[in-house]
Molecule: transfer RNA
Organism: bacterium
RNA sequence: GCCAGCGUAGCUCAGUGGUUAGUAGCGGUCGUUUCAUAAGCGACAGGUCACUGGUUCGAAUCCAGUCGCUGGCA
Numbered sequence: 001g002c003c004a005g006c007g008u009a010g011c012u013c014a015g016u017g018g019u020u021a022g023u024a025g026c027g028g029u030c031g032u033u034u035c036a037u038a039a040g041c042g043a044c045a046g047g048u049c050a051c052u053g054g055u056u057c058g059a060a061u062c063c064a065g066u067c068g069c070u071g072g073c074a
Base pairs, nucleotide, nucleotide: 001073002072003071004070005069006068007067010026011025012024013022018057028044029043030042031041032040050066051065052064053063054062
């Protein structure tokens, strides 16, 4: 340099046009339990869906560009 994939909560991810973003897991906070801690149980909080523009009645989802990460080729 060329090609492909990915970017959604602190971390790992689902969601591939239509209600308000998930009964997700781990993590966090509070409660419960314990002499105490851990584990368990219950509740709660946490999201500009990388950014900009476009298509559409409607975009996390489709299209273009930019940025970042990963892999392949040279």